RNAcentral holds the sequence, with entries from ENA.
Predicted 3D model of a 75-nucleotide RNA (transfer RNA) from a Verrucomicrobiales bacterium.
Lineage of the source: Bacteria > Pseudomonadati > Verrucomicrobiota > Verrucomicrobiia > Verrucomicrobiales.
It matches the Rfam family "tRNA". Its family is annotated with triplet codon-amino acid adaptor activity in the Gene Ontology. Rfam classes the family as a transfer RNA.
Its mean pLDDT, the model's own confidence on a scale to 100, is 83.

RNA sequence: GCGCGCUUAGCUCAGUGGUAGAGCACAUCGUUCACACCGAUGGGGUCGUUGGUUCAAGUCCAGCAGUGCGCACCA
Numbered sequence: 001g002c003g004c005g006c007u008u009a010g011c012u013c014a015g016u017g018g019u020a021g022a023g024c025a026c027a028u029c030g031u032u033c034a035c036a037c038c039g040a041u042g043g044g045g046u047c048g049u050u051g052g053u054u055c056a057a058g059u060c061c062a063g064c065a066g067u068g069c070g071c072a073c074c075a
Base pairs, nucleotide, nucleotide: 001071002070003069004068005067006066007065010024011023012022013021018055026042027041028040029039030038048064049063050062051061052060
């Protein structure tokens, strides 16, 4: 340099055009002498960024950024 992916909650990930979710983690309450386990409840996101398409975009298109893999080139 070329090609193909990925970017969504603190972490790991779902969500394939119509109200953003799960597990773990975290907080509170119950339970316990206490802790853990277990149960209940709750907080936490302008979906990497800038534009475009659409009545409507996490989702489709383009640019940019970050990241992974492969190929090529150089010595």